[in-house]
RNA sequence: GGCGGGAUAGCUCAGGCCAGCAGAGCGCACGUCUCAUAAACGUGAGGUCGCCGGUGCAAGUCCGGCUCCCGCUA
Repeated sequence: GGCGGGAUAGCUCAGGCCAGCAGAGCGCACGUCUCAUAAACGUGAGGUCGCCGGUGCAAGUCCGGCUCCCGCUA
């Protein structure tokens, strides 16, 4: 240099093909239970979806460019 994969909540990751309310588990806060803690159960907070543009009524999703990470290859 070429090719492929990845970047979404504090962490691990779905969702992407086929645009239509941004999600799960863990963690965190609060509550129930307990003498108390843990576990269990319930509720809640937490997001510029890597960056910049484009299309479109509407973009995490489609299109173009770029950055970073991983792998293969020369």
A computed fold for a 74-nucleotide RNA from a Pyrinomonadaceae bacterium, annotated as transfer RNA. Rfam family: tRNA. From the family's description: Transfer RNA (tRNA) molecules are approximately 80 nucleotides in length. The RNAcentral record of the sequence draws on ENA and MGnify. The coordinates come from a structure-prediction model, not an experiment, and the mean pLDDT is 83. RNAcentral records the identical sequence in 2 taxa.